Predicted 3D model of a 515-nucleotide part of an RNA (small-subunit ribosomal RNA, 5' domain) from a hydrothermal vent metagenome. RNAcentral holds the full RNA, with entries from SILVA.
Context: one part of a larger RNA
Order: sequence, then C1' cells, then structure tokens
RNA sequence: GGACGAACGCUGGCGGCGUGCUUUAUACAUGCAAGUCGUACGCGAACGGGAUCUUCGGAUCCCUAGUAGAGUGGCGAACGGGUGAGUAACACGUGAGCAACCUGCCUUGGAGUGGGGGAUAACCUUCCCAACGGAGGGCUAAUACCGCAUAUGGCGAUAGUGGGGCAUCCCACAGUCGUGAAAGCUCCGGCGCUCCAGGAGGGGCUCGCGCCCUAUUAGGUAGUUGGUAGGGUAACGGCCUACCAAGCUGACGAUGGGUAGCCGACCUGAGAGGGUGACCGGCCACACUGGGACUGAGAUACGGCCCAGACUCCUACGGGAGGCAGCAGUAGGGAAUAUUGCGCAAUGGGCGAAAGCCUGACGCAGCAACGCCGCGUGGAGGAUGAAGUCUUUCGAGGUGUAAACUCCUUUCAGGGGGGACGAAACCUGCUCAGCAGCUGACGGUACCCCCAGAAGAAGCUCCGGCUAACUCCGUGCCAGCAGCCGCGGUAAUACGGGGGGAGCAAGCGUUGUCC
Repeated sequence: GGACGAACGCUGGCGGCGUGCUUUAUACAUGCAAGUCGUACGCGAACGGGAUCUUCGGAUCCCUAGUAGAGUGGCGAACGGGUGAGUAACACGUGAGCAACCUGCCUUGGAGUGGGGGAUAACCUUCCCAACGGAGGGCUAAUACCGCAUAUGGCGAUAGUGGGGCAUCCCACAGUCGUGAAAGCUCCGGCGCUCCAGGAGGGGCUCGCGCCCUAUUAGGUAGUUGGUAGGGUAACGGCCUACCAAGCUGACGAUGGGUAGCCGACCUGAGAGGGUGACCGGCCACACUGGGACUGAGAUACGGCCCAGACUCCUACGGGAGGCAGCAGUAGGGAAUAUUGCGCAAUGGGCGAAAGCCUGACGCAGCAACGCCGCGUGGAGGAUGAAGUCUUUCGAGGUGUAAACUCCUUUCAGGGGGGACGAAACCUGCUCAGCAGCUGACGGUACCCCCAGAAGAAGCUCCGGCUAACUCCGUGCCAGCAGCCGCGGUAAUACGGGGGGAGCAAGCGUUGUCC
C1' cells in the first nucleotide's frame, strides 16, 4: 500500500447492487418449510334450508353433496433447503479404466395387454381406556395381492459354426430343453400397464498422479499379505467364511500424534510465490449421541422406522410424546451478525389428462454505512477586506470572497398529478397455418411532469522526524503522549486547550488478521 462475512470510537443526507452467528454441531416456546391424484378404488357426513307427520319431545324424506372427510392404491417424499462436527481418506482435484456394474421418470424402436381366485382397510358391532393407542368379531373394492395361459425378445442349461481379443473370455448366427409378464381408466381425443433392445441423464467400483504439521512418534500388521473353494453384492475384491502358504508395509517417512471438509475460486504480489476456502458453483460428510436394518429404481433416509443413551415435556403412574446444522423467532455464549414480513405474479420442483393444489426453493419487501459504486449538502458575483476571534515588533497580520449582500439554479429529500416493463405460455374462446382473452407479491414502486424554496443535509483524524500541515496559552519528569525514534524537570511546533493549517470525506480513525 492492498484486502476483510469484521468489531470498537466519533459522526451520519439519498439511492443502486451485494453481504450479514466466523463464537456453543449449545438448548429450543410458537407458526410455517412435502405433498398430490376422484381419469386407480370402496365408503361417505354435518351446520343450514325445504316438505310431510306429530303425543309438540320429535320422527321421516329432499337439497346441501357423491361435497367435506378419513381410508386402500399410485407417484413424490433419496430432489430442493441447512451445516462443517467428523474425515489426512481414492474424501477431493485431475487423467484413465470396468471383458466387473445398476438406473424410476424422459427418449427411440420392437412385441404384447388372455382368463381366473382369495383377502383386507375404511365402515359397523364390541372390549380396555384420561390420552396416545391396542385387542377380538363381521362386510366390501381396486391400476392392492395370488395362481393359470401365452413368449418377439430376456434369463438358465447344453452343444455347434464364424469372427475377434490382454487371460478368465467377447461378438454374430442358427438349434434343443427349461423358466418367468401385464391393469385398467376415459368426456373416446387419449392416458396408462407388461416384456425386450438401445439412447440420454444419473449413480457404483478400480487405478496413475497431486493433496498440512510433527522423528521430542521408528518400526507397523493375524483377515494381516497372497492362493484355492464357497458365500455375498447390481458388480470386482479378505467384502465375508473354511483350508493352505508366510507373507505385506516402512527414512522416497510406514505406524502413531496434532490440525483440517476438498476444489472451481478469492486476497496479495511484476511474477514466482504466500495466505484463505465467507457469499456463488461442483463434490463429500453429517442431521440430539451411538448402533441397526426395512421400503424402494435410488437412502447420510434432516422434517421415516427399530434398539440403547443423555435431555425436555404430558400423565389418572399403567404408559406415552419430542429432536430448527429448513425459514422466521427465543434463551445462552460472544467484540459481533437481521423480520415470528408479502407472494406463488415470474423461474424451478412434486403430483395431476387438465383445471389446479403444494412449494420459508425461489421472487420480493423489512433491518444494518457491513462492503462497493453513484449523487447531494449549492452556483456566479461580492471589500486593500465588516463584526467576532487568534496573533502581534502595537504599525499591523490571519481567519477571508469566507460571511453579509446581489443575481441564478433546484439534483436529492418534501408536497401534488400521471404511472409501467417484468406476461406469454399453460388454459379458455373463436370465423382455428391464426387471432383474442385470463394472470403482478414487488407496487401506486421505478420512471415522467408540476410546485415551493438555498431552502432539510459534514464530519473525522492528524500537524517533532519518518509524513502533508505552526503558533499562543496552560502545565512543569506532574498531568499526560507514543507505531518506531522518543517528548514532559518554567518560554514544550511532541502533553491539555484556543486560533490557524494538512489529509480524507458520509465517512474518518483505532484494533485484529493475511499478502
């Protein structure tokens, strides 16, 4: 000098764009953050209104309404959002490989979608019951579940021909045997379901190289290293098991200890390098702590399940409920970090044929000079130069064109009027190659016009040298200053105040950290 997710002191007019718990991965009140589909399926209210009857208590029927609602089923919930605890590791980065692999939705192509069956939730009845829940009996549906049939191709077994390869093998062709599929809905336009072969995108695994400090850590290792066989997995593999062998690794730093998410990038620097890993993007890990599996195309399963533990809450003491490192918000900690806001209008996502519903993702607004950028706080004229104040050699000099005063302008703030782009798709309508219509949280915001009046808007640090800027008074090694050198003991340009000056400016200084 530059930089910062900064903090502190003094000060503070406006706007745009960003950024904002770096500390306790501490504990959390409350609300919201993942649902959706009636074109998969069965069931199905009430308030209220009307009609009839009435013993005036009410009863029945209709509308409300196949609505609300819960339930079965499907898809989603593995995305999106948060955090950085752990991890020195194929975690990450980069470059290769898988003749060792998986892949819902999407997409291209091919082949199908035949015929049966038994249940069960909801519901009803009943039991325990404060609640959460639990048990027993009865009824019913499906794109839920289970057999059967069929098989282009798939899978398994078997043997063949041709071609290829780095070994186990791979590819193509034709054969035999065995084996396993499906679901319907519809407004008739379509939407689905099953099997197979590809694609795209996503994922899994392996390897080379790179990746902090410590030797005041020198040896480490028994599933350890390799083999055979088997199991397991989507898949290779000591991944696991049995047996066999005795290996494997290390001063090119193993093992241990400490620290740490990694990268694109960011800061600095002429570069080389050094430092950092906030925001944004990619990958990883985690979700009260530890462990476990289930479901599924896919699981670290944050807002799923089970077990154990700590903690909190409810309880009728028998037993239950909970997990903000989602968005706000609270307490605590701290030098320190915001609103319990608006909206799904846009973009994106989930479901749905669609209308649409959901979305604290996101879009916006609020708070904070926290940062960067822009603008303003007026412009021109105006005296040998007012007053005040400071200095003085008492003559004067400085503040100083500064003010007053004259003329002018009106950005921004203020008042009034007008007032958007972001929104054209989906969808709907029509006279259908097309045209029209619907939809804005921000927001009466941006922006434009008008009005008034210089009117509402300047501070902070420094002035001994480094380093730009000097005098007076006070103080008297005191009080104090200080980044270094050093100032102060009676004329202090270094302390405190005044005047003046210098430098930055809605900021200026200080502290901290990095180059």